[in-house]
RNA sequence: AGAGUUUGAUCCUGGCUCAGGAUGAACGCUAGCGGCAGACUUAAUACAUGUGAGUCGAGGGGCAGCGGAUCCCUCCGGGGAUGCCGGCGACCGGCGAACGGGUGAGUAACACGUAUGGAACCUACCCUUAACUGGGGAAUAGCCUUGAGAAAUCGAGGGUAAUACCCCAUACCAUCUGAAAGAGGCAUCUCUUUCAGAUGAAAGCUCCGGCGGUUAAGGAUGGCCAUGCGGUCCAUUAGCUUGUUGGUGAGAUAACCGCUCACCAAGGCUACGAUGGAUAGCUGAUCUGAGAGGAUGAUCAGCCACAUUGGCACUGAGACACGGGCCAAACUCCUACGGGAGGCAGCAGUAGGGAAUCUUGGUCAAUUGGCGAAAGCCAGAACCAGUCAUGCCGCGUGCAGGAUGAAGGCCCUACGGGUCGUAAACUGCUUUUAUUCGGGAAGAAAAAGUCUGUUUCCACAGACCUUGACGGUACCGAUUGAAUAAGGACCGGCCAACUCCGUGCCAGCAGCCGCGGUAAUACGGAGGGUCCAAGCGUUAUCCGGAUUCACUGGGUUUAAAGGGUGCGCAGGCGGCCAAGUAAGUCAGUGGUGAAAGCCUUCGGCUCAACCGGAGAAUUGCCAUUGAAACUACUUGGCUUGAGUGCAGCAGAGGUAGGCGGAAUGUAGCAUGUAGCGGUGAAAUGCAUAGAUAUGCUACAGAACACCGAUAGCGAAAGCAGCUUACCACACUGUAACUGACGCUGAGGCACGAAAGCAUGGGUAGCAAACAGGAUUAGAUACCCUGGUAGUCCAUGCCGUAAACUUUGAACACUCGGAGUUUGCCACCUAGUGGUAAGCUCCCUAGCGAAAGCGUUAAGUGUUCCACCUGGGGAGUACGGCCGCAAGGCUAAAACUCAAAGGAAUUGACGGGGGCCCGCACAAGCGGAGGAGCAUGUGGUUUAAUUCGAUGAUACGCGAGGAACCUUACCCGGGCUAUAAUGCCUGUGACAGCUCUGGAAACAGAGUUUUCCUUCGGGACACAGUGCAAGGUGCUGCAUGGCUGUCGUCAGCUCGUGCCGUGAGGUGUUGGGUUAAGUCCCUUAACGAGCGCAACCCCUAUCUUUAGUUGCCAGCACUUUCAGGUGGGCACUCUAAAGAAACUGCCUACGUAAGUAGAGAGGAAGGAGGGGAUGACGUCAAGUCAUCAUGGCCCUUAUGCCCGGGGCUACACACAUGCUACAAUGGUGGGUACAAAGGGAAGCCACUUGGCAACAAGGAGCUAAUCCCGAAAGCCCAUCACAGUUCGGAUUGGAGUCUGCAACUCGACUCCAUGAAGCUGGAUUCGCUAGUAAUCGUGGAUCAGCAACGUCACGGUGAAUACGUUCCCGGGCCUUGUACACACCGCCCGUCAAGCCAUGGAAGUCGGGAGUACCUGAAGCCAGUAACCGUACAGGAGCUGGUGAGGGUAAGCCUGGCAACUGGGGCUAAGUCGUAACAAGGUAGCCGUACCGGAAGGUGCGGCUG
Repeated sequence: AGAGUUUGAUCCUGGCUCAGGAUGAACGCUAGCGGCAGACUUAAUACAUGUGAGUCGAGGGGCAGCGGAUCCCUCCGGGGAUGCCGGCGACCGGCGAACGGGUGAGUAACACGUAUGGAACCUACCCUUAACUGGGGAAUAGCCUUGAGAAAUCGAGGGUAAUACCCCAUACCAUCUGAAAGAGGCAUCUCUUUCAGAUGAAAGCUCCGGCGGUUAAGGAUGGCCAUGCGGUCCAUUAGCUUGUUGGUGAGAUAACCGCUCACCAAGGCUACGAUGGAUAGCUGAUCUGAGAGGAUGAUCAGCCACAUUGGCACUGAGACACGGGCCAAACUCCUACGGGAGGCAGCAGUAGGGAAUCUUGGUCAAUUGGCGAAAGCCAGAACCAGUCAUGCCGCGUGCAGGAUGAAGGCCCUACGGGUCGUAAACUGCUUUUAUUCGGGAAGAAAAAGUCUGUUUCCACAGACCUUGACGGUACCGAUUGAAUAAGGACCGGCCAACUCCGUGCCAGCAGCCGCGGUAAUACGGAGGGUCCAAGCGUUAUCCGGAUUCACUGGGUUUAAAGGGUGCGCAGGCGGCCAAGUAAGUCAGUGGUGAAAGCCUUCGGCUCAACCGGAGAAUUGCCAUUGAAACUACUUGGCUUGAGUGCAGCAGAGGUAGGCGGAAUGUAGCAUGUAGCGGUGAAAUGCAUAGAUAUGCUACAGAACACCGAUAGCGAAAGCAGCUUACCACACUGUAACUGACGCUGAGGCACGAAAGCAUGGGUAGCAAACAGGAUUAGAUACCCUGGUAGUCCAUGCCGUAAACUUUGAACACUCGGAGUUUGCCACCUAGUGGUAAGCUCCCUAGCGAAAGCGUUAAGUGUUCCACCUGGGGAGUACGGCCGCAAGGCUAAAACUCAAAGGAAUUGACGGGGGCCCGCACAAGCGGAGGAGCAUGUGGUUUAAUUCGAUGAUACGCGAGGAACCUUACCCGGGCUAUAAUGCCUGUGACAGCUCUGGAAACAGAGUUUUCCUUCGGGACACAGUGCAAGGUGCUGCAUGGCUGUCGUCAGCUCGUGCCGUGAGGUGUUGGGUUAAGUCCCUUAACGAGCGCAACCCCUAUCUUUAGUUGCCAGCACUUUCAGGUGGGCACUCUAAAGAAACUGCCUACGUAAGUAGAGAGGAAGGAGGGGAUGACGUCAAGUCAUCAUGGCCCUUAUGCCCGGGGCUACACACAUGCUACAAUGGUGGGUACAAAGGGAAGCCACUUGGCAACAAGGAGCUAAUCCCGAAAGCCCAUCACAGUUCGGAUUGGAGUCUGCAACUCGACUCCAUGAAGCUGGAUUCGCUAGUAAUCGUGGAUCAGCAACGUCACGGUGAAUACGUUCCCGGGCCUUGUACACACCGCCCGUCAAGCCAUGGAAGUCGGGAGUACCUGAAGCCAGUAACCGUACAGGAGCUGGUGAGGGUAAGCCUGGCAACUGGGGCUAAGUCGUAACAAGGUAGCCGUACCGGAAGGUGCGGCUG
């Protein structure tokens, strides 16, 4: 110090989350020791038991109990007597008990903190000073006698003491009254001195030293009171108050005070937050933070409050009293039922609550407190110990050597390697800790006592002696021996640390993002690793990070955020000069800011934590001295801010009145006739009762064409015919006047479009609602025909809009350019220049996330106001205010999500735009879709109908050929490491053959005993042994390879540079051109790569070379009339090398590239035709069944062999083909011309037989040599439009061939049979030239063949293209976007289901604060005749007042539950529609009104987002 998370990516805004520190913690796992600290945060709930405040005999009467002494008795155990002594229960009296200890309920307050004041006060014990301490009296407890009662306790009688109580005397002195003088201060005043009068004291004890007592003054200590300032939330709490505010007088108090009372006055507090409500003890400090702050207020310390709840006083120096009292209430306990007792928020402890917090311990040794003269006693204060890893700190669990890098685990590419790992074993060493034994503290110094010394005394000094709970503890020494001692969390990113196995969106994890659907570094286990360590994690909470409430230190055009606009009270801020003051401000000094803590430093425990000393700090408050720049205040002045005057000038500025024409509608009259109107097309509607149209006349209401505009005016809303009156403002010029009079502006007041409301008018047009007609799946819409509120006027409400420049007002400053409105000035006067105020555009710097803004700022500054703080819930609920209502203003929470959002980028998409291609459409030709058959697929069926391919891009596809085999499927029979292969060893018939069983595989029996050899061995077969088995089982979503498609489309990128914060852009865009990102020009780009093209092959022309198997012109021979032969290579051809085409030439256009021209030439002309060739990528496209391959699975089977069956099924649906439906044809006969291929288990000439398939013979050919070989065409004949001489399915019969085998299930031949079908609906396919169409030929596979398929080959050989509007696909540029899984996208609302929180609600159950009345305990105050009283005191009693509590009543505030009800949120697949995002298919949105299942629709006005 930052990081993760919105996106395909980017920048920004913005929230959520994490890493750090901390804790009185808790929980989980684990645990060796010590030191120091801490330990009911919840029920201020209830408490058993013990204990926590006593002491003094030197105040007193006394003496129950204990000990002693003396005496007496004795049964020898003991008993009795004597207060005689030590002492002392209970009692009187004194002091203490108001401290110490606990808790935080209450309290928002002078409670606390801090400072000041008390001239308005008190203070026992202590200190200092002064004075005094005389005399007398009456009681009472204890005790004795006795009564009541269960007890607690109470009563009666008798006698008694005091430092208890009362009276008298005295009065330094105090208080009060009066008088006089002086001094001081701070307003009331205070102090000193003197005099007079009145009132007021005391207690004794003694060891004789003293200790006490009284009065007064002072001090100290402790308290009380007052005041300034400071520290919580809510305004959805805005008004509160009657002792209230003040005065006079009195009372009360220690003292001031409405503290209380009587009277008088009517005040007092409050937006600088009264009153009310909620919460809370406050502080020093603690935690965190760089700080400023934020949070907290345990332990320790200061203050306050409280002691079961509430009230009250008494005593006392001090209390309204935790371990005192009285009363009331609740609760608990005892009881003899009559009545009593109690208060752990002291220490332990118990129950309960709770996630959770200890021992019913020891000691007064120290410290401290009370009493005492003291010894001493008491003290759950305190000091110690115990429990607890609750925290902090420290120590240890060993150290060194040791590599066969052991075994074992884990991992891997597995004969081996890596890792745990020098780790272990083993060797040596050490002994903190532990064990045992021994020694053994400091904390203790005083007081007291004894002795000595000084000393008049008090007292002081020294010596000796005594006292330790902790504790035989700390510590020290010795002993034994590595001996007694390591875990927890984590390992996807943030965040250090990785592999295997299991699991398979399951189980589970998770702080955020997110993991898990068969290869999970994210779940669980293991190995390994990382981080901490006697702890480690989790949870909770606080601060931090968060500049995410921003004082330090934020924002508001579009992200959340400028009020609709103005006026203006309070408030805030404010021009120039001078003087004064000193409140703010600044400086110095003084006081205070408790201690502890933090910090620095020094020291003590072996270190540290901890503790001690010193210092610093304590940023504050108060006081005082000074300064005078700034702010403020006062005074005086100024004119530039502001305003006034005067002179001009502009305008849809406002209000009221008058007037005008056009249009529309209606009415009347006239002309006139069949339609009008309306739409995408129609219909509703109007019209022969005369519409529409046209003319004239009249009336009505509303709005004002042209001018008219990025023009004007107004604060905004808004304002438009002309004119009159009134009112207001801006601007310009001038510089006469005032002299800071200013700016802003919370509340407040006023204005405020449209819609809407009320009353009364008005109503031509338009037009929510409504009605009808269309459209549509529907159409509560868009379109059409009508039409009411309304729109208009007057008056009154409403108070909202995308009321927008989404930009508050004011002032100042900061480059330029252009246009325009209205003034003024100048002159080089159609204009130009200057100046002022407006309106608009472009741009510099600067700003901004960017878009953009840019003197009209979103720049640079100042002042004031308003507003924002993640999205949703929600501008909603509740409450309040306003409104006639509609509704408006103000304005939450629960819950829920990890985003929501802004700008820009690249794509994709659009029922956006522009440009351009393609058999894309169009123009044509021929098909498919109908029939029959073939083939494939789906479906169904089946024991099996093996598997895969499924829009385009599956479906005559894998398969270029399923009778067995193939074959993977089914049934059955068999084998178990062998069906096949390699290597090693051995054997040499084991194989083969024959026989038996069997369907075969196989099993059994019999028989035979191999071949080659370079002699090394090899082939073959079997056996053995071992290594590698095998799987067409799964995963194409783990993969390689191969392939399809976009698409043979023209694109896809890179380097450097430049631009941009960045994603990215530029280049690659633009203007032309091209088949082409092809080329040219321009150009912040310059180049380059993969693609395009070319290079390659075939084909079209020619040349050269070479001529066998090819060819035969010329020459010759032969003949079956055939290049058959000689010969020749001229031609064809073959197959090698070349040539040729490049817009090269011409004309036109053009800068060029290039284009056009039936141009020339040429075999070929603008890529001549065709092929091969497929960029970056897309579809998790296809294929694990071609092959290869990771992982998983099977192993007497999912492997292997065999027989049979199936893949060929068949109601049906689809796809691809074939054959047809006929005369451009069929049939019969005759006849001509290819190319390219294939051929030895082959092609087969030729001959013979058969109607034929074919068969029997048989020549040639290892192929330019031999063989396979055309059909359409042409010629002749026939058929005459018909289910036919078309068509050939289907079926019957007879055969042929292949093959172990044609039943399931082959092809072909012959005879017979002769089905559907007469050109095919919607729709759809191919093709642009040697193409379509048509005709045949060949090959692969193959024994044969389901081939009509496919791949090739040639023969014959067209038509059409105006053109690019439309359909489909594609390319480039641009635009919009809420899409990025990218429009097959996204997404809205109702309804239905589940869950959650919440509003309303008849009611019901609580809680709180008050008010009024009734009642009223204790106590206190006041009064008072009967009774008591040594009696003028006082008391009881009674009366009145006050008074806690109780009761009654009506309201208020607040909460729980609730039938029913409202909306909201969330949930993987429900229903209905399609509202929004593209022109989202009617542009959207805002306000308002009406309507509708729902999104929504429509009207009116507004906005551009």
Small-subunit ribosomal RNA from an uncultured Sphingobacteriales bacterium, 1505 nucleotides, folded computationally. The prediction has a mean pLDDT of 83.